[in-house]
Context: one part of a larger RNA
Molecule: small-subunit ribosomal RNA, central domain
Organism: uncultured Bacteroidota bacterium
RNA sequence: UUGGGUUUAAAGGGUGCGUAGGCGGUUUUGUAAGUCAGUGUUUAAAGUCAGCAGCUUAACUGUUGUAGUGGCAUUGAUACUGGCAGAACUUGAGUAAAGUUGAGGUUGGCGGAAUUUAUGGUGUAGCGGUGAAAUGCAUAGAUACCAUAAAGAACACCGAUUGCGAAGGCAGCUAACUAAGCUUUAACUGACGCUGAGGCACGAAAGCGUGGGGAUCAAACAGGAUUAGAUACCCUGGUAGUCCACGCCGUAAACGAUGAUUACUCGAUGUUGGCGAUAUUACAGUCAGCGUCUUAGCGAAAGCGUUAAGUAAUCCACCUGGGGGAGUACGACCGCAAGGUUGAAACUC
Numbered sequence: 001u002u003g004g005g006u007u008u009a010a011a012g013g014g015u016g017c018g019u020a021g022g023c024g025g026u027u028u029u030g031u032a033a034g035u036c037a038g039u040g041u042u043u044a045a046a047g048u049c050a051g052c053a054g055c056u057u058a059a060c061u062g063u064u065g066u067a068g069u070g071g072c073a074u075u076g077a078u079a080c081u082g083g084c085a086g087a088a089c090u091u092g093a094g095u096a097a098a099g100u101u102g103a104g105g106u107u108g109g110c111g112g113a114a115u116u117u118a119u120g121g122u123g124u125a126g127c128g129g130u131g132a133a134a135u136g137c138a139u140a141g142a143u144a145c146c147a148u149a150a151a152g153a154a155c156a157c158c159g160a161u162u163g164c165g166a167a168g169g170c171a172g173c174u175a176a177c178u179a180a181g182c183u184u185u186a187a188c189u190g191a192c193g194c195u196g197a198g199g200c201a202c203g204a205a206a207g208c209g210u211g212g213g214g215a216u217c218a219a220a221c222a223g224g225a226u227u228a229g230a231u232a233c234c235c236u237g238g239u240a241g242u243c244c245a246c247g248c249c250g251u252a253a254a255c256g257a258u259g260a261u262u263a264c265u266c267g268a269u270g271u272u273g274g275c276g277a278u279a280u281u282a283c284a285g286u287c288a289g290c291g292u293c294u295u296a297g298c299g300a301a302a303g304c305g306u307u308a309a310g311u312a313a314u315c316c317a318c319c320u321g322g323g324g325g326a327g328u329a330c331g332a333c334c335g336c337a338a339g340g341u342u343g344a345a346a347c348u349c
Stems, first nucleotide, its partner, number of pairs: 004319003007302002012316001014202004021195003025089007033081002035077008049065006092192001093189003096185006104178007111155001115151008126137002163170002207248006217241001221237004259315006267293009297304002322349003331342004
């Protein structure tokens, strides 16, 4: 490299958009590059193949001969692929119209419960915490209860096997702006499609820079316990951080550990959003999702099973004896840094 693979054994890129490239619907005219056929020439020798011969045989060697592959030229064929010049189509794709759905996104406004703090009042000796305690708070009046005020953060119930989003993710109410899906009609365009190396964009949490904010919780840190010890688990405190704006970082068990698209293939059942003859509050059916069980089939098994891990096709990514060394070193690129991406070897079992 090929073959073979990638849910769990090594292996699907975190996700999307998209360049080159690869692949590409139905009908038709010409073309003849690929493709196929014939002919010519060439394709050194050796080798391959066949016959004969020589070493005792064989391997090996000699000799004779045929064939083959490829390139080129030329003459044809036109089913398939392609290019060019077209012509036509609608089922793929898109547009339009009418509906409809949702925690989709951004920005602003508003709300109540809770928490903490402050002030005032009532009130008196404890509170808090634990397995048990202690540190801690409290006669300078705590805890508890009531009233008032302030602040920041998160949105109980509804809530779900739910919904939306490309993924990350998204949940109080409301307004503006904005994106998307689905259904129905079948009006319009007429292959405009699929995938996508590089590239670009997005990308939880933590972390970083600048400026705000700081209620809660809480790395670090301090103290109290526990313990043989206890740099922990438990407790009392507590700073970064958690929140906002702008800019970085670019990673996660970024998981369905399952790339995208298309077609086909038994059933049962629940549910979300449309449509819906009849019909008038319910239902046959149907389209698009979200689940559970299962037939065939697949699978090492667990299991998957129309949302495939089944049967096929196209394109991309990735794996290559195992464990360690090591996602390390070196180099390169990126980053303010932290570090990220790419990514070995010696040695060892």